Bacterial RNase P class A from Rothia sp. (in: high G+C Gram-positive bacteria), 355 nucleotides, folded computationally. Taxonomically the source falls in Rothia (Bacteria, Bacillati, Actinomycetota, Micrococcaceae). The sequence is in RNAcentral, with records from ENA. Rfam family: Bacterial RNase P class A. Rfam describes the family as follows. Ribonuclease P (RNase P) is a ubiquitous endoribonuclease, found in archaea, bacteria and eukarya as well as chloroplasts and mitochondria. The prediction has a mean pLDDT of 78. RNAcentral records the identical sequence in 3 taxa.
[in-house]
């Protein structure tokens, strides 16, 4: 000094004049103080607090997740580790259990795509119009199609061959040792001779899983017109409890359809698995103890505007010129994926010089 891999901060300050909003005080015509859009506030893809159904069960169906071992309120998230795959590598990605429980699927070529073969072809016996051809009978080792054809390689053997048999390997099963909470790793002994792939196919296993959702709910106010149709009336009936069954709540009503009128205000509404620091605990994710701090709560919806210097990028000797990114809260929270001109800061990996 070039390439790359990971992981964070930052993305505007500052002062002046005028405007908006919430909260607190003054005595209230108005003043004076503090605060006031984010790493994603976005997408609505997940978990949840909370509220209601409601008193809230059990099974089936139907979702979700899928290595192992933590963490966490929870998750489909995170961390650490294990295997695969990819990369000289640091790292990076996985929908990572189970095809010997069933059923499906593998085009096209090819003889023949799962207990799936008789195309060339080799070998033997028979015929014949005999350089050849036919028919019968073994064979898949060698060639061909393929993405994938019943394990390699050597050798024996055999009419030709073929794990038919032997060495050695590779993969499976079983048995034994060691290491690890594990998933797995290494290692040794033995068979049988080895009968695909695919479950982001359907399914099988294990773990799990109520609905709706601040336009949830709560209370004040305002207003108000009926008409059918069904079923019921003291019955555990109608309704209700996401779907089915139990089960359970339960009325003098209620339920569907047509049709008229009202709709404003408080509340929920911001003190929270909440944020900072330092300590100590564990690889880490993330938890304990101990100080500290209060950061927006709007509803025709605030959070700005204008002027100056300054930051930061590009051009340029210099004066000096252009430009400053994605984007805007709405209960509220842990995450996950998407945008993001630029500046910084750390660690690792590769190649090259130079000491």
């Nucleotide at each position: 000094c070039g390439g790359g891999g990971u992981g964070c901060c930052u993305g505007g300050g500052c002062a002046a004049u005028c405007g908006c909003g919430a909260g607190a005080c003054c005595u209230a015509a108005g003043g004076u103080u503090u605060c006031g859009a984010g790493g994603a506030a976005a997408g609505u893809c997940c978990g949840g607090g909370c509220u209601c159904c409601a008193c809230a069960g059990c099974a089936c169906a139907g979702g979700g997740u899928g290595g192992u071992c933590g963490a966490u309120a929870a998750c489909g998230u995170c961390g650490a580790c294990u295997c695969a795959g990819g990369g000289u590598a640091a790292c990076c990605u996985g929908c990572a259990g189970g095809c010997c429980a069933g059923u499906g699927c593998c085009a096209c070529a090819g003889a023949a795509a799962a207990u799936a073969g008789a195309c060339c072809g080799c070998c033997g016996c028979a015929u014949c119009u005999c350089u050849g051809g036919u028919g019968c009978g073994g064979u898949c080792a060698g060639g061909g199609u393929g993405a994938a054809a019943c394990g390699g390689u050597g050798a024996g053997g055999u009419a030709a061959g073929a794990g038919c048999u032997c060495a050695c390997c590779a993969g499976c099963g079983c048995c034994c040792c060691g290491g690890g909470c594990g998933a797995c790793c290494g290692g040794g002994g033995u068979g049988g001779c080895u009968c695909g792939g695919u479950a982001a196919a359907c399914c099988c296993c294990a773990c799990u899983c109520g609905g709706a959702g601040c336009a949830a709910g709560g209370u004040c106010a305002a207003a108000c017109a009926g008409g059918g149709c069904a079923u019921g009336c003291u019955a555990g009936u109608a309704g209700c409890c996401a779907g089915u069954g139990c089960g359970g709540c339960g009325a003098a009503g209620u339920g569907c359809c047509c049709g008229g009128g009202u709709a404003g205000g408080c509340u929920g509404c911001u003190u929270g698995a909440a944020c900072c620091c330092a300590c100590g605990a564990g690889c880490a994710a993330u938890g304990g103890u101990g100080g500290g701090u209060c950061u927006a709560g709007a509803u025709g919806g605030a959070u700005g505007a204008u002027u100056g210097c300054c930051g930061c990028u590009c051009g340029g000797c210099a004066a000096c010129g252009a430009g400053u990114a994605c984007a805007g809260a709405a209960c509220c929270c842990g995450g996950c994926u998407u945008a993001u001109a630029g500046g910084g800061c750390a660690c690792c990996c590769c190649g090259u010089c130079c000491c």